Overview
Predicted 3D model of a 72-nucleotide RNA (c-di-GMP-I riboswitch aptamer) from a soil metagenome. The model forms 95% of the base pairs in the Rfam consensus. RNAcentral holds the sequence, with entries from MGnify.

[in-house]
RNA sequence: GCAAACCCGCCGAGAGGCGGGGACGCAAAGCCUCCGGUCCUGACGCCUUGGGCGCGGAUAGCGGGGUUGCCG
Repeated sequence: GCAAACCCGCCGAGAGGCGGGGACGCAAAGCCUCCGGUCCUGACGCCUUGGGCGCGGAUAGCGGGGUUGCCG
């Protein structure tokens, strides 16, 4: 310096996000979805009894990678 859980308000179908409060932690817990993982899945496509897959979305505080950076 950042800010988890939790609480309040708002957005979302949802995962979740934003703002305020609040600190579990973090030397990149700054930023970026290229790779893997995990989560959502209303609508659309395929299969389909319930459902499954795809597409799409989320997570950068799940790893890898890219990039910028404080002190010494």